[in-house]
RNA sequence: GUGCCUAUAGCUUAGUGGUAAAGCUCCGCUCUGUGGCAGCGGCGAUAUGGGUUCGAUCCCCAUUAGGCACC
Numbered sequence: 001g002u003g004c005c006u007a008u009a010g011c012u013u014a015g016u017g018g019u020a021a022a023g024c025u026c027c028g029c030u031c032u033g034u035g036g037c038a039g040c041g042g043c044g045a046u047a048u049g050g051g052u053u054c055g056a057u058c059c060c061c062a063u064u065a066g067g068c069a070c071c
Stems, first nucleotide, its partner, number of pairs: 001070007010024004018054001026042005047063005
């Protein structure tokens, strides 16, 4: 340089155009002499910018970051 893949919560992953889900973590409450375990509840996310669409995490384009192959 060329081609391809990936980007969703603090972390690990779901989500085939119609209210973004779960586990772990974190916070609060209950339980306990304390802590842990357990139970209940809560906070928190679609890489960025455009386009298509009544409606985009999803489809298209570009950019950014990471990775793979070839040279």